Background:
Two RNAs folded together computationally: RNase P RNA and transfer RNA, 416 nucleotides in total. Its mean pLDDT, the model's own confidence on a scale to 100, is 76. Rfam match: Bacterial RNase P class A. The family's RNA type in Rfam is ribozyme. Its family is annotated with tRNA processing, ribonuclease P activity and dimeric ribonuclease P complex in the Gene Ontology.
[in-house]
Parts: sequence; structure tokens; C1' cells
RNA sequence: GAGUUGGCUGGGCAGUCGCCGGUAGCUUUUAGCAUCGGAGGAAAGUCCGGGCUCCGCAGGACAAAGUGCCAGAUAACAUCUGGGGGAUGCGAGUUCACGGAAAGUGCAACAGAAAAAAUACCGCCUCUUUCUUUUGAAUUGGGGUAAGGGUGAAAUGGUGUGGUAAGAGCGCACCGCAUUGUUGGUAACAAUAAUGGCAAGGUAAACCCCACUUGGAGCAAGGCCAAAUAGGAAUCAUAUGAUGUGGUCCGCAUCUGAUUCGGGUAGGCUGCUAGAGGUUGUUGGUGACAACAAUCCCAGAUGAAUGACUGUCCUCGACAGAACCCGGCUUACAGGCCAACUCUU
RNA sequence: GCGAGAUAGCUCAGGCGGUCAGAGCGUCGGAUUCAUAACCCGGAGGUCGAGAGUUCGAGUCUCUCUCUCGC
Repeated sequence: GAGUUGGCUGGGCAGUCGCCGGUAGCUUUUAGCAUCGGAGGAAAGUCCGGGCUCCGCAGGACAAAGUGCCAGAUAACAUCUGGGGGAUGCGAGUUCACGGAAAGUGCAACAGAAAAAAUACCGCCUCUUUCUUUUGAAUUGGGGUAAGGGUGAAAUGGUGUGGUAAGAGCGCACCGCAUUGUUGGUAACAAUAAUGGCAAGGUAAACCCCACUUGGAGCAAGGCCAAAUAGGAAUCAUAUGAUGUGGUCCGCAUCUGAUUCGGGUAGGCUGCUAGAGGUUGUUGGUGACAACAAUCCCAGAUGAAUGACUGUCCUCGACAGAACCCGGCUUACAGGCCAACUCUU
Repeated sequence: GCGAGAUAGCUCAGGCGGUCAGAGCGUCGGAUUCAUAACCCGGAGGUCGAGAGUUCGAGUCUCUCUCUCGC
């Protein structure tokens, strides 16, 4: 100088006036005063997972959806940690929907001879036929061949050598691959030895197969208080039925139910924030994380609060605002700071 | 909190990945007519909302984002 990875911060100070909430404080008590607290790393998108709540139970089968190397962490996960393998970078590192194509089905436009137990277009070799004195040339037909050419994203192991009429894993050496074993590793996998002469190549973010997971709905859940749902009309179904929030069936529970017309009505409280909580320390673990101890209380609205003004300083301040809660992921983000590491000079 | 969609100026097909970017209206040119409209013939016009990934190949499959609509 150029980078990589991880983490922190997100204008400061003072004053005045407001807004929301708490209070075992005071008062003249549906209120006022005093005092305390009052947005984020993403509060966002709602993409995953869980808590919580209701659906009688959350049962069986099928369907549907999702996940997909191995081991671990966790309440759980599509998240995270460590490792293996592939790709990429000089490197620190980064990145991967990373099971199965030898169960089966499908697809591969155009081009090309052929797109999958294939094939002979041009070539190469050989036999036959014809011409020619011969060398040789041409052509009809038959056969061998996958070395070479050409097409394509992709063409049935690669390089070399022997071999052959020409060729060919036809033989051999090395590499790759497959099978079997041994060693190391919890495992994924790696190393290595022997054997095989090489194959059914690609695509599963195509259907599918295998393994695992998932009941549905969501705080407008749900609970409590309270008003209304009066009296009626019409149509349909009625146990092989209807309803009970599952996609279907079974199982289980209940017994009249559905639609339309017309009529009536009023909202309030709660759920609500003390939690898989924060901070510090010790211990265990490579780590994610866990255990223990001490300490702290840190928004809770329901037309919905956190703003405005003044002074002053600087480097002149990005993205953006809670609405039941939590763990992640993704996306947005001016500037500043710290640590570790790499390459080059 | 939950669901659906985005393709030509407008309204919509295409969803089985290639042969595929198409239809109607509109617009432009021609023909017809004394002239206009209608009818007839021909043409132009598209980053398939944006960005990545899978694949030989993406409007189509997957993911992320943006916008719109509905409950």
C1' cells in the first nucleotide's frame, strides 16, 4: 500500500415547554403536584421456527407440503458451531437446495450419421467388378473399423506405447473409475492393497424413490361483564344425513340443521409484558452453547406516547419507529472506532 | 395477522422449460370513396416488475426485493 474476517458505535452537553405509563409519596382524590421510566440494530419484510390461546382427544390411513454430506448446539428451526467433500482465490479466506440416475417413467429445441444397450455422413482398411502393359485409377456391391474430421451444452474412460490389413482396453505402464479388503476417524470421509478391462452418460430447483418432519387456526387467538339475537315468513335437506375450523376417508362427540327475506344491537375490561430476561464474574467445551454465583427491573399505547424550541461544541449526524412475546434469516444503513490475520514493497 | 397478482399504449392469453413471445382494441402505411367512417391488405411497437440461482437453455422452476389489490 492492497485486502480478509469478527466486533462496537449510530451526534455530545445544558435549559424551557409538552406527550404516554408506573408509584406502599403528598393534596383540595374520576384530578393535580412530586418522583421514576419511555423505541432499534434492524422495532422493517412477514421468510422460517417456537412459546401462548382455542378447536372434546390430537388418534389411524391416504394425500399435500417441507427438509436432505457427517457430528453437535438448541425450546425449536430452512438457524448456528465444528468437521468432510466440490468450486474459487497467490493467500488470509469465501461459497455450495451437497441423498438416489444400477427401481421405473419422461425430457434433450436447432445442429448432427447418431441424444442412449445408438450409429456409419466424410474418412481408413479389405474382398469383388470394370479400365489399364505395369505402377495405378474408377465404380457397383459385400464386409471390417471408432484411430482422424465434422455437429452439439453434452458423443460410450485420458495420455503414451506395443499390436493390427486398418483399427480397437485387444495387451501393457501411469492417471481416473468400479468392486472387495485393511488402516485411521464417533461419522461424513481419507489413505492404501488386491482384483476388474471400463460399464445403464446428462437432467430429480422434471415426475418419482428413500430417510426424516408437519393436525388446524391465529391476540380480530381466547377469557370476563353487559345490550341485542323478540314474535315471524319462504325454500331445501333430514340418519347412506347434518354439525363439530383439519384437504379426503375412518374413528370419536352431538341431534334437527342450512340459506334467504324482514326485525333488533353498545360497548367496556382483560390477555399486556419478570422474560427460553439483561449485566458482570467463575467453571466446562476447539466452538455454537451450558452450568453456577452476584446484581438489575429496562416502553406497554388502543386514534394509539418519545416531540418542539433555545444556547453551545464538533468530524454537521445514515437506515429507519414498538402494538402478544421470543430465537433466527433476509433486506436497508452516512460516518467513526477496535481486534486478529493475509499478500506485496 | 392472512391471501392474490405484475406480459405491447389499454384489456388479456401463453404456465407441459426449446419449435413461443401471441390475440383483440388502439397506432402507422396502402387500397376503396368526390371526401370521411366502416369493411379489406400490410407493418411497427415488449429489458415478460427488479436482481440472483438451477439448467446446455428460464416469460415458465427456486430464492430475495419492489409495487399494486383483496380479506